RNA sequence: UUCAUUGAGGAGCGCUGCAUCCUGAACCUGUUUCAGGGGAGGCUCAGUAAAGGCAAUACAGAUUUAACCGCGCUCACAUAAU
Numbered sequence: 001u002u003c004a005u006u007g008a009g010g011a012g013c014g015c016u017g018c019a020u021c022c023u024g025a026a027c028c029u030g031u032u033u034c035a036g037g038g039g040a041g042g043c044u045c046a047g048u049a050a051a052g053g054c055a056a057u058a059c060a061g062a063u064u065u066a067a068c069c070g071c072g073c074u075c076a077c078a079u080a081a082u
Base pairs, nucleotide, nucleotide: 001051002050004048005047006046007045008044009043010075011074012073013072014071015070018042021037022036023035024034025033026032027030041068
């Protein structure tokens, strides 16, 4: 770094819908087009495992404990004002 997985990022309800996914059809047969379904932790951080890469200015320690998350509503927590 990649893939997978676990946990965390306070919680709930509703709406819409991109990607991923599923189904069907079409044909120029492919990272294709169209329709339907479904769909708002897919993002970030940390841990684990495997594979790959780099590195010896490595390891350890210290510091830091986050930032973000379509729209509306409600609750929780904190701060300020009345």